[in-house]
Context: one part of a larger RNA
Molecule: small-subunit ribosomal RNA, 5' domain
Organism: metagenome
RNA sequence: GAACGAACGCUGGCGGCGUGGAUAAGACAUGCAAGUCGAGCGCGACAUAUCGUGUAGCAAUACAUUGUAUGUUGAGCGGCGAAAGGGUGCGUAACACGUGGGCAAUUUGCCAAAAUGUUGGGGAUAACUCGCUGAAAGGCGAGCUAAUACCGAAUGUGAUUAUCUGGAGGCAUCUUUGGAUAAUUAAAGUUGGGGACCGUAAGGCCUGACGCAUUUUGAUGAGCCCGCGGCCUAUCAGCUAGUUGGUGAGGUAACGGCUCACCAAGGCUAAGACGGGUAGCUGGUCUGAGAGGACGACCAGCCUCACUGGAACUGAGACACGGUCCAGACACCUACGGGUGGCAGCAGUCGAGAAUUUUUCUCAAUGGGGGAAACCCUGAAGGAGCGACGCCGCGUGGGGGAUGAAUGGCUUCGGCCCGUAAACCCCUGUCAUUUGCGAACAAACCUUACACUUUAACAAAGUGUGAAUUGAUUGUAGCGAAAGAGGAAGGGACGGCUAACUCUGUGCCAGCAGCCGCGGUAAUACAGAGGUCCCAAGCGUUGUUC
Numbered sequence: 001g002a003a004c005g006a007a008c009g010c011u012g013g014c015g016g017c018g019u020g021g022a023u024a025a026g027a028c029a030u031g032c033a034a035g036u037c038g039a040g041c042g043c044g045a046c047a048u049a050u051c052g053u054g055u056a057g058c059a060a061u062a063c064a065u066u067g068u069a070u071g072u073u074g075a076g077c078g079g080c081g082a083a084a085g086g087g088u089g090c091g092u093a094a095c096a097c098g099u100g101g102g103c104a105a106u107u108u109g110c111c112a113a114a115a116u117g118u119u120g121g122g123g124a125u126a127a128c129u130c131g132c133u134g135a136a137a138g139g140c141g142a143g144c145u146a147a148u149a150c151c152g153a154a155u156g157u158g159a160u161u162a163u164c165u166g167g168a169g170g171c172a173u174c175u176u177u178g179g180a181u182a183a184u185u186a187a188a189g190u191u192g193g194g195g196a197c198c199g200u201a202a203g204g205c206c207u208g209a210c211g212c213a214u215u216u217u218g219a220u221g222a223g224c225c226c227g228c229g230g231c232c233u234a235u236c237a238g239c240u241a242g243u244u245g246g247u248g249a250g251g252u253a254a255c256g257g258c259u260c261a262c263c264a265a266g267g268c269u270a271a272g273a274c275g276g277g278u279a280g281c282u283g284g285u286c287u288g289a290g291a292g293g294a295c296g297a298c299c300a301g302c303c304u305c306a307c308u309g310g311a312a313c314u315g316a317g318a319c320a321c322g323g324u325c326c327a328g329a330c331a332c333c334u335a336c337g338g339g340u341g342g343c344a345g346c347a348g349u350c351g352a353g354a355a356u357u358u359u360u361c362u363c364a365a366u367g368g369g370g371g372a373a374a375c376c377c378u379g380a381a382g383g384a385g386c387g388a389c390g391c392c393g394c395g396u397g398g399g400g401g402a403u404g405a406a407u408g409g410c411u412u413c414g415g416c417c418c419g420u421a422a423a424c425c426c427c428u429g430u431c432a433u434u435u436g437c438g439a440a441c442a443a444a445c446c447u448u449a450c451a452c453u454u455u456a457a458c459a460a461a462g463u464g465u466g467a468a469u470u471g472a473u474u475g476u477a478g479c480g481a482a483a484g485a486g487g488a489a490g491g492g493a494c495g496g497c498u499a500a501c502u503c504u505g506u507g508c509c510a511g512c513a514g515c516c517g518c519g520g521u522a523a524u525a526c527a528g529a530g531g532u533c534c535c536a537a538g539c540g541u542u543g544u545u546c
Base pairs, nucleotide, nucleotide: 001546002545003544004543006542007541008540009539010538013394014393015392016391017390018389019387020386026350027349028348030347031346032345035080036079037078040077041076043074044073045072046071047070048069049068051067052065053064054063055062056061087305089303097229098228099227100226101225102224103223106222107221111218112217113216114215115214116213117212118211119153121151122150128143129142130141131140132139133138158185159184160183161182162181163180164179165178166177167176168175169174189210190209191208192207193206194205197204198203231277232276233275238268239267240266243265244264245263246262247261248260249259250258280302281301282300283299284295285294286293287292307328308327309326310325311324330341331340332339333338358384360383361382362381366380367378368377369376370375397427398426399425400424408417409416410415431487433482434481435480436479437478447467448466449465450464451463452462453461490535491534492533493532494531495516496515497514501530502529503528504527505526511518512517
């Protein structure tokens, strides 16, 4: 000199863009952060409609009732999601990360393309009702019922396994492709519309859409293996028994001591094994002419963890932050028998600390989950709030104005400085203030009208055109008008380094200080004042890095 996720002191007008728990991976009150689908399913409640039925009546009509239809809603069964998104840096010196390869050793829900199917049956169970039990959390038993829930059967385009066989490729373990035989192996419906035909009707039947099953290819994600690279320490020199290799078996999606039985005695190490300390890694950031050095906040990629330790279940995917089980510590409830909880999600509280924000608005946009869709959910995200924490921009006025006013300071007592500075005169109107107008971010889905495609025809669906609708931020940005210099300057320094000097007080005292050093009666170095210098909504100090 530059830099900072900074802190402290004094001071503080406005805006834009960023940024804000670095310490206790300490403990947490409260609210929210993961739901959705009725076009998979059966119940319950409510509302509406009038149709059906019953009673009264001549009738109009009134009342009751269960059924039907439509809509809303509650819990439940079922599907998908909850493994993403969000947070943290404890652990980890490791194939964790970076980079370059490999899997002839693998898997992949949803998505895209394609092929073939979607036949026919069965038995339960939750909800619900009843009973028992418990303080509660809840639990047990009996009865009833549905499905795209569950379980057999059929078929086998295919797939898998086994045997036989033909070709192609590879240095090789082998790879790839065709054929034959045998064995095993699948499914589920929902909804829109309809002319003929069948049917008393429901419907069959036909057709569109969404699904379901098997398989192939792709895309995306994941798993595994290897080369190289990046901390300190030898006051750590030897380390190792599933250890190193083989055979066989098991296991996995998959290779492998991954696991096991047997056999052999290997494997690593001064190019630093083993041990100890420290640490998430990287793109990058800071500094520097560079080479280097230091760092890894924000943003992005990967890894890691979810009160502590361990384990598996479900699933395409987890050994799962807002899931389960076991153990532990802590906290809470209790009728003392027993239960409940996990903010390193967003806010917020206490604590420790030099130190780090609101218990805010909205799903309008972007993205995610569910749904055919409308739509619902989303503390992701988009916004607003707080903090000069940082960077950048703007302002605090402009011109004229000498009797060089007054106060103040110095003085050689003549005067000099503050100083065109002020007063005074003439202007301007940035920002702030008041007031008026007032955006963009919106494209769509859906609805509606029309046209085309498809169809026997309609509907649905798809494509296109037109109309209409949707804004948290926000009456914000921006633009116009009004008034009036009115509302807006401080901090540090002045002996040398280092730009800037005098007076008074003090008298080795009080004090200053980054280094050299000042102060013991004329202190440009202490304290105050006037003046000056440097920066400026900041200026200094401290800490850390180069």